[in-house]
Molecule: transfer RNA
Organism: Candidatus Wolfebacteria bacterium RIFCSPLOWO2_01_FULL_47_17b
RNA sequence: UGCGGGAUCGUCUAAUGGCAGGACGACGGACUCUGAAUCCGUUAAUCUAGGUUCGACCCCUAGUCCCGCAG
Numbered sequence: 001u002g003c004g005g006g007a008u009c010g011u012c013u014a015a016u017g018g019c020a021g022g023a024c025g026a027c028g029g030a031c032u033c034u035g036a037a038u039c040c041g042u043u044a045a046u047c048u049a050g051g052u053u054c055g056a057c058c059c060c061u062a063g064u065c066c067c068g069c070a071g
Stems, first nucleotide, its partner, number of pairs: 001070007010024004018054001025043006047063005
């Protein structure tokens, strides 16, 4: 430098172009003499900027960062 892949709640991980979900964590409650475990609820995210579209995590363009391959 070229090519390919990736970036989603605090962490991990889903999502045919049509309500962004799950687990763990955190917080609150139930239970308990207290705690652990268990149960219920809450919390919180699409890397950035444009474009296409009635509608974009998803398609297109540019950029940032990470991984791999080639030179």